[in-house]
Context: one part of a larger RNA
Formats: sequence, structure tokens, C1' cells
RNA sequence: GGAUGAACGCUGGCGGCGUGGAUAAGGCAUGCAAGUCGAACGAGGUUGGCGAGAGAUUAUAUCAAUUGCCGGCCUAGUGGCAAACGAGUUAGUAACACGUGGGUAUCUACCUUCAACACGGGUAUAACCCGCCGAAAGGCGGACUAAUUCCCGAUGGUCUAAAUGUUGACGUGAUGGAUUUGAUGGCGAGAAUUUAUUUUCGUUGUCUGUCCGGAUUGUUGGUGUUUAGUAAAGGCCGAAAGGCGGUUGAAGAGGAGCCCGCGGCCUAUCAGCUAGUUGGUAGGGUAAUGGCCUACCAAGGCAACGACGGGUAGGGGGGGUGAGAGCCCGUUCCCCAACGACGGCACUGAGACACGGGCCGUACUCCUACGGGAGGCAGCAGUCGAGAAUAUUCGACAAUGGGCGAAAGCCUGAUCGAGCGACGCCGCGUGAAGGAAGAAGCCCUUCGGGGUGUAAACUUCUUUUGCGGGGGAUGAAACCGUGCAGCAAUGCGCGAUUGACCGUACCCCGCGAAUAAGGGGCUGCAAACUUCGUGCCAGCAGCCGCGGUAAUACGAAGGCCCCAAGCGUUAUCC
Repeated sequence: GGAUGAACGCUGGCGGCGUGGAUAAGGCAUGCAAGUCGAACGAGGUUGGCGAGAGAUUAUAUCAAUUGCCGGCCUAGUGGCAAACGAGUUAGUAACACGUGGGUAUCUACCUUCAACACGGGUAUAACCCGCCGAAAGGCGGACUAAUUCCCGAUGGUCUAAAUGUUGACGUGAUGGAUUUGAUGGCGAGAAUUUAUUUUCGUUGUCUGUCCGGAUUGUUGGUGUUUAGUAAAGGCCGAAAGGCGGUUGAAGAGGAGCCCGCGGCCUAUCAGCUAGUUGGUAGGGUAAUGGCCUACCAAGGCAACGACGGGUAGGGGGGGUGAGAGCCCGUUCCCCAACGACGGCACUGAGACACGGGCCGUACUCCUACGGGAGGCAGCAGUCGAGAAUAUUCGACAAUGGGCGAAAGCCUGAUCGAGCGACGCCGCGUGAAGGAAGAAGCCCUUCGGGGUGUAAACUUCUUUUGCGGGGGAUGAAACCGUGCAGCAAUGCGCGAUUGACCGUACCCCGCGAAUAAGGGGCUGCAAACUUCGUGCCAGCAGCCGCGGUAAUACGAAGGCCCCAAGCGUUAUCC
């Protein structure tokens, strides 16, 4: 010098965009944060229309318990889908948690494509009704009933399992054949040569290398046959056409599980660690590999390239600084992981070992009729506590996105907005021009004068901002209706509807310099100096150091310097 999720002191006009519980993963009052579908189902309530009508009044005809049919609305329940997303936090974790690059022994609801199919039966159960227990939370018994709930049977393939046939790929590679690299042994011929040997060529044996061939055996893919097993809701809407659904299989997309290489903290005043430990066989378990688990067998496995232990820590994209190398950090936003008072467990489900589901234990809080019950803000607000310190118990589903639904629509503290805080960055303003050799006041003075200073007054002008008045958006075209095209998904045209923010932004008119400047410093480092007060006192201070009677270093005043709606201080990083 730069930076910060900052805090503190003094000060404070406006706007835009960001940002705001870093400490106690401490405790929580209250409200809201996940529902939806009546076009899956039976019932209850209510209401409208039409018809019948006990009975009452009446004698033109009126009221009406009850009941039949057709609709609308509401409610709890059965059933389906969602609730595993979204939102929060960073406690734990030094680990395949994360990043990056690979792999496969696997699963996948909703969505898309293709193929095929949906036959026949059954009995339960909630609601409702009756009875009972309990202070409550809630529970028990009896009887009845529906479904796209559940169960049984049939059929069935490109599904599953087993057996068997055939074929392709990969690997193993016996007997055999060929070839020749190298080594070595025998035999024959030639050459050189001093005995003796060396060397060359040919032939043959063994070992080794290469190639062909392929018996056998293993893994895996395609395909055929046989045996066994395994489906469904022909439901709902519609006059119909048709639409929405159901079941099985194959594929896609997106998602998830698992495995591996490499990478990223400190500590050796932690040197040895390990018994499901390391491997094998068999089995279990899982969607799936695997000591994941079990039995048996073997005795292994890891470690100075730091095992094991201890400390610290969520990781990354990124952020700060720096010329870079590097060093430091991981707040907001995005990806991944982990967690939901603490510990454990499974159920349901395509998916959880499940923040606003369940069970058990522990601590804490609350209710109680003392027998027994209820709860989990690390969702959005809000509260207490601890702290130097961190916001509203706000508006809206208008947009984007999500769940459910055929749709209308409903839900959505996700989200979009508004509020608060100079917490940060950026922008604007607090006026502009003229105006004296220069008023007053104040300060200094060598008493001559000098400074504040064009500063003010005064004149002219402007109106950003402010106040008053008027106009007034973009964000919103869809869903819907309708027409056309298209097998459909969908697209195009026309029409209608919808704005929390917000009468906001923005624009125009009027008024009036009007509503708006401070903080720190001035011995040196380091830009900026005098006077008075004080007298090692009071005090200052980042370092050196100032102050004991002329202090540019303390306090005040005047002047000056630096920044400016901020300025300083503290803390931390480069």
C1' cells in the first nucleotide's frame, strides 16, 4: 500500500447494486415453512331443480315432516402420487469425504421410443352405527360396506432359474509339422598349417526361440429346444370419437450405487501397528463386487516413500495479495459430502436408515385428575443466553421453479419483492459566476504591518437534490377458449384474463440557495507552524522518544496538510 461477513470512537444528505449470527451444532414462546387428486372409492352434511306426499290450513288453492331421480358445494376416511426434492447448518470427518482421470459386478418412480397383453373368481377393512375404557393423549370390542386396496387361479414372451444343442469371440495350449536365431554333440568332405590343431561347408541328434495347426479345458456373447416359475385396473371421464390410466419386456435420457490410479494439513518429544487382522475355500447377504457377515483352512497384511498414534480441518469451483513464483483464506453464489437435541435401529418405498415419518435408550423442557402423556427452529421471522458483534414475529404467489391434478386450480418463508444497518463497492449532492490591494471579528506582529481571504456581505444565475402538483412504465404471455397444420408430441394465428413490488422507477411543471460537512494529523520517519497555558505535573506515544519555566512532540487557539459522507483506531492476511 491492498484486503475484510468486521467491531469500536467521532460524524452523517441521497440513490443503485451487493451484503449481514464468524461466538453457544446453546435453550426455545408464537405463527407459518408439504401437500394435492371427487375424472380411483364408499359414506356423512348442506343446497338447488323435478316428481310423489303423511299431515295442517283452506276451498282461486297454500304450507309441509318424509321420500324417489338429477346436479352443485363442504368434510373426515380408504386409495394414489408427492413428501428422499426444495430450504438449513458445518458438529463430525485426514476418509475414495472431495478434485481429477478411468472402470463395472449393478439399480432406476415420473418422461420418451418400440413390441405384446389385460381372462375368470374371492374376502377383507377404514369411514358410518352400537357398546366400553381414559383427565388427556389415545385405545378396545361387536356388526356392515366400496375401490385404480388386497388375495387366488388362468394365459404368457425377447422375463427369471435349471438342463441341453448349436455358433462366434477371448484365453489355455497336449501329440504333430515347418522354420530358423543361438548353444552343443556325432559323422563326412575341403582349405590352411610345424607336430598337433584351427577354420569353412554339408548332413544328423538334443536344448532353446519363432510360426502353423489345433485335441482338451475355462470365461463370455448370440441363438434353438425342454422343464419349472412369474402379469394386469378393461378402471375413470366422455353421447360417441377419443383421452387419461394398468401389466410385461426391450431400448433411451437423466439419476444413483460400487471399485481403482493420481492430487491437496501439522507433528517422530507418536516407531512399530494389526486377530476379521491378510489371503483362500464354501455359504449367507445385497440391486451389485467385496471379510460386508459366518464356518473352516493357511499365516499373513501395513510401515522411515512415515504405518500406528496425537493435533487441526468439511472438500472443490473460487477469493485476497503479489511482477511472478508463492503465501493466506474457503463468507455470499454454484457442485459434492456429512449432519438434523445426543446414541442406536429398522419399516415403507423406485429412492431414506428419512430435519418438519416410526421404534428404543439418554439428557432437557412442558401438560397431568399423579394413573399417564407431549416435544425437538442447524426451515422463515422472532425470543432468551453467551458475545466486541450481525436485520422484519413484513408483502405476494404477479414472474421463475417445484408437488399434485385431465383441467380449472390448490399448496409453496423455494422464489420474487419490500423493511432495517455507511457493513462494502459505485455514483451524485451540500451550489455557480462576478465581487476590495482587501469590511468586521479572531490570530500573529519587529507595532510598520501580516494572515484568515474572493472567503463573507452584495449582485446575477442555476435547481441536481428537496418540497408541492400532474402524467406514468418494462417486468405479461402464457395456462384458458377458438381456428389451422400435424399420426402425435407440438407449432402458428385470433380472442379474453392475470402485477406483490407500485402510483414505485422514470418524465413534466412550480417554488426557493433553498434541506445537506466532517474526521484525522502538523519533532523525524511523513505532507503540514505559530502564540498562549502547563512546568518530569497534567499528559502524549507506532518506533526513536517528548514534558524538570521561552515545549513546532502535553492542553487550547489561530493557521496549515490529507481524505471526505465519511475519517480514524483495533484485529487478521498478503

Predicted 3D model of a 574-nucleotide part of an RNA (small-subunit ribosomal RNA, 5' domain) from Candidatus Azambacteria bacterium RIFCSPLOWO2_01_FULL_46_26. Lineage of the source: Bacteria > Bacteria candidate phyla > Candidatus Azamiibacteriota. The coordinates come from a structure-prediction model, not an experiment, and the mean pLDDT is 82.